Predicted 3D model of a 90-nucleotide RNA (c-di-GMP-I riboswitch aptamer) from a Planctomycetota bacterium. Lineage of the source: Bacteria > Pseudomonadati > Planctomycetota. The sequence was found by an Rfam model in a public genome assembly. Its mean pLDDT, the model's own confidence on a scale to 100, is 86.
């Protein structure tokens, strides 16, 4: 150098939770807050996974109001995963 791997340094990002705010939700931003994390950088249009499903669409159930699966659509990268990456001890 380069591949594994995580000592130090210097520095980065933030979970829950609270406020405003957007969404029907899951969930998002922003400010505060730190459990964590060496990729908690970037992708959700490679793939799995997991959530959510108001409208719509299909089966079914109900006499009806109505509901159950699926789907269509969404959301997650801090779940796997892919792409790139900063330091240099043992």
């Nucleotide at each position: 150098u380069g591949c594994a791997c995580g000592a130090a340094a210097g520095g980065g990002c933030a979970a829950a939770c609270c406020a405003a705010c957007c969404g029907g939700a899951a969930g998002g931003u922003u400010g505060g807050g730190a459990c964590g994390c060496a990729a908690a950088g970037c992708u959700a249009a490679a793939g799995g996974g997991u959530c959510u499903u108001a409208c719509c669409c299909g089966u079914c159930c109900g006499c009806g109001a109505g509901g159950a699966c699926g789907g269509c659509a969404g959301a997650c990268a801090g779940c796997c995963a892919g792409c790139u990456g900063c330091c240099g001890a043992a």